[in-house]
Context: one part of a larger RNA
RNA sequence: UGACGGGGGCCUGCACAAGCGGUGGAGUAUGUGGCUUAAUUCGAUGCAACGCGAAGAACCUUACCUGGCCUUGACAUGCAUUUAGUAGAACCAUGAAAGUGGGACGAUCCCGCAAGGGAAGGAUGCACAGGUGCUGCAUGGCUGUCGUCAGCUCGUGUAGUGAGAUGUUGGGUUAAGUCCCGCAACGAGCGCAACCCUUGUGUCCUGUUGCCACUCCUUCGAGAGAAGGAAGCACUCUGGACAGACUGCCUCGCUUAAACGAGGAGGAAGGUGGGGAUGACGUCAAGUCAGUAUGGCCCUUACGGCCAGGGCUGCACACGUACUACAAUGCAUGGCACAAAGGGAAGCUAGACCGUCAGGUGGAGCAAAUCCCAAAAAACCAUGCCCAGUUCAGAUUGUCGUCUGCAACUCGACGACAUGAAGCCGGAAUCGCUAGUAAUGGCGCAUCAGCUACGGCGCCGUGAAUACGUUCCCAGGCCU
Numbered sequence: 001u002g003a004c005g006g007g008g009g010c011c012u013g014c015a016c017a018a019g020c021g022g023u024g025g026a027g028u029a030u031g032u033g034g035c036u037u038a039a040u041u042c043g044a045u046g047c048a049a050c051g052c053g054a055a056g057a058a059c060c061u062u063a064c065c066u067g068g069c070c071u072u073g074a075c076a077u078g079c080a081u082u083u084a085g086u087a088g089a090a091c092c093a094u095g096a097a098a099g100u101g102g103g104a105c106g107a108u109c110c111c112g113c114a115a116g117g118g119a120a121g122g123a124u125g126c127a128c129a130g131g132u133g134c135u136g137c138a139u140g141g142c143u144g145u146c147g148u149c150a151g152c153u154c155g156u157g158u159a160g161u162g163a164g165a166u167g168u169u170g171g172g173u174u175a176a177g178u179c180c181c182g183c184a185a186c187g188a189g190c191g192c193a194a195c196c197c198u199u200g201u202g203u204c205c206u207g208u209u210g211c212c213a214c215u216c217c218u219u220c221g222a223g224a225g226a227a228g229g230a231a232g233c234a235c236u237c238u239g240g241a242c243a244g245a246c247u248g249c250c251u252c253g254c255u256u257a258a259a260c261g262a263g264g265a266g267g268a269a270g271g272u273g274g275g276g277a278u279g280a281c282g283u284c285a286a287g288u289c290a291g292u293a294u295g296g297c298c299c300u301u302a303c304g305g306c307c308a309g310g311g312c313u314g315c316a317c318a319c320g321u322a323c324u325a326c327a328a329u330g331c332a333u334g335g336c337a338c339a340a341a342g343g344g345a346a347g348c349u350a351g352a353c354c355g356u357c358a359g360g361u362g363g364a365g366c367a368a369a370u371c372c373c374a375a376a377a378a379a380c381c382a383u384g385c386c387c388a389g390u391u392c393a394g395a396u397u398g399u400c401g402u403c404u405g406c407a408a409c410u411c412g413a414c415g416a417c418a419u420g421a422a423g424c425c426g427g428a429a430u431c432g433c434u435a436g437u438a439a440u441g442g443c444g445c446a447u448c449a450g451c452u453a454c455g456g457c458g459c460c461g462u463g464a465a466u467a468c469g470u471u472c473c474c475a476g477g478c479c480u
Stems, first nucleotide, its partner, number of pairs: 007480007015470002019433005026324008034315002042053002064310007073128001077127007088105001091102004108119004130299002133297003139293001141288003144284001146282001151190006157166002170181003196276004201243005207237001210233002215230006246270001249264005326426001330385006342373003347366002352361003392423001397418007439462007
């Protein structure tokens, strides 16, 4: 000077408390440990590993195992020699394929009158290629974490022999080293805030593919009205520009002052309006040599390359994260509303027909504010069930099918019929959340032939309860 203390003071945070919903018990999904295995590839391991790398393991992927093959190599550059029946190649044999052996037929470009020379391609040899082999404790880059916490420093000056101090401490205040006042300090930088995106209000512009208030026409209808067309851009909306919020105004409080705090007016919005992006100096020799890059070491007829099959999906068990339930605020059947944000050409696919269904046939429209995916679901209305292992729950298993794909045995998803397990709200313990949040309901997308998505990332619908307070638990900041 720091760090630490079951030392002290002040303060903050879903840290506790107050509430709401879970996890821990069941079944399944998924990741991990362990065990097993020829192999179950590798990495991640308190918070900060464990639905993590993986935004898609049947083959491929794939790095692992077994077996069969290749050796200048699947790929790059250079050198030397050689090469016209050359390169290529239908096809044949063998084989699981890769590969190996044979092979009818059979080329190209540039210079040159020609002879010929050169290129491309092949073969041989040499330099080399190649390595998801090791070291993240040799590294770059990127990332996590403390933590969006309010801190971390510098120049000059000052006092000190010096390390270092001061500034940055103190009194107030703030979300904030935010601002004010004071002070041997005066200033400055990186952070904070603001500038950026989005959302909430208004004005103007824009008017098709969007909109339909007023007006007209046509059709249907008894009428109410509905559909189509014209006209229109009022409204909604699309997307641009601008305005708007600044403690600006008023009152009170604080030491009288400032900063600030409390209340009020006006306002769509009020004191950072909500959300996002943004992560200081540093810490953890934190993570990553398997994303790429890269030093060193190692392999070089193999630790490289190709292929087939298997494995990554194995199961006495243990843990994490989720989904579905245990029911009546429910389940079933029927009816009937209201979204947003996205995606679509080797694509999305309407109406129609067939099938109980998954789906099939067929093909209108659409490179999309036009057409399609597309049905939103919970909600609401009606009826049934009457507290039971049930008209709850759906695991498991059997049979028959559909689809993708060379191929669903190991090991895909989906459908129908049958089957109908555990489970009656979960011990110790433990997690999330303060408002359009929790809880709950559906919809979309990436990856992708298909999918083990119940995961991830977004979108909208319905929509709470509680916070006395800071004694205690945890983490952090300042002073001592």
A computed fold for a 480-nucleotide part of an RNA from an uncultured bacterium, annotated as small-subunit ribosomal RNA, 3' major domain. The full RNA is in RNAcentral, with records from ENA, Greengenes and SILVA. Its mean pLDDT, the model's own confidence on a scale to 100, is 84.